[in-house]
Context: one part of a larger RNA
RNA sequence: CGUAGGAUAUUUGAGAGGAGCUGACCUUAGUACGAGAGGACCGGGUUGGACUGGCCGCUGGUGUAUCUGUUGUUCUACCAAGAGCAUGGCAGAGUAGCCAAGCCGGGAAGGGAUAAACGCUGAAGGCAUCUAAGCGUGAAGCCCCCCUCAAGAUGAGAUAUCCCUACGAAAGUAGUAAGACCCCUUGAAGACGACAAGGUAGAUAGGGCAGAGGUGGAAGUGCAGCAAUGUACGGAGCUGACUGUCACUAAUCGGUCGAGGG
Numbered sequence: 001c002g003u004a005g006g007a008u009a010u011u012u013g014a015g016a017g018g019a020g021c022u023g024a025c026c027u028u029a030g031u032a033c034g035a036g037a038g039g040a041c042c043g044g045g046u047u048g049g050a051c052u053g054g055c056c057g058c059u060g061g062u063g064u065a066u067c068u069g070u071u072g073u074u075c076u077a078c079c080a081a082g083a084g085c086a087u088g089g090c091a092g093a094g095u096a097g098c099c100a101a102g103c104c105g106g107g108a109a110g111g112g113a114u115a116a117a118c119g120c121u122g123a124a125g126g127c128a129u130c131u132a133a134g135c136g137u138g139a140a141g142c143c144c145c146c147c148u149c150a151a152g153a154u155g156a157g158a159u160a161u162c163c164c165u166a167c168g169a170a171a172g173u174a175g176u177a178a179g180a181c182c183c184c185u186u187g188a189a190g191a192c193g194a195c196a197a198g199g200u201a202g203a204u205a206g207g208g209c210a211g212a213g214g215u216g217g218a219a220g221u222g223c224a225g226c227a228a229u230g231u232a233c234g235g236a237g238c239u240g241a242c243u244g245u246c247a248c249u250a251a252u253c254g255g256u257c258g259a260g261g262g
Stems, first nucleotide, its partner, number of pairs: 001152001005163007015149004021049007033038001051106005059100004066093005071086006110144003117137004165174003179257004183199005204250003207246005213239003220233005
């Protein structure tokens, strides 16, 4: 821009893409078959491998603004307590998120038309013949079925709902309606657009509070010990992303676009 008014939702599916794998074991059954040795078809069940989609409750990895320990050095006048730097200084743990080595699922079943092949009826050609007319069975393959996208499918589809002025002879113009955007707070989204949650009639982010989870026993003081240290107050103190709650802070105030056709 188009989809012959402007919108908001929900959709149909022309078409396109994806998937399509396979082992072993048990049973049927030591049956059919076979002198024996051996040993099934068909059918039923169980459990794997590789591949693949999703997820983080479990097992773990990471987790550079979490907690703790600790070395050297500089600084906060000093002690104590801390801060900076040294690969996050090093080391031990670790929430959310992300992830696999973890967990769940998938390729199942079914339908249609067929290939090779196997048939029925059957002439040409009194017989025979699956074929010439006609009718069947038949594959991991083909078309459906399953998953995803999809009306720029210009063949531009469908359904529901919302909106219905003025001026003008007309062409058209203007402010608007429904609605949308700008702008702002953001993240489950993300390179940017986009998408999604919100904008005071508000829990969108920050912050406060409470909790979960993590770390692992703060500072200070008392006590014990010559001291290092230990111990009590005390599952202490601290705590990023998690859960809930509270308008304290910031989403203020505003602006723009947008039908009137049949």
Molecule: large-subunit ribosomal RNA, domain VI
Organism: Bariatricus massiliensis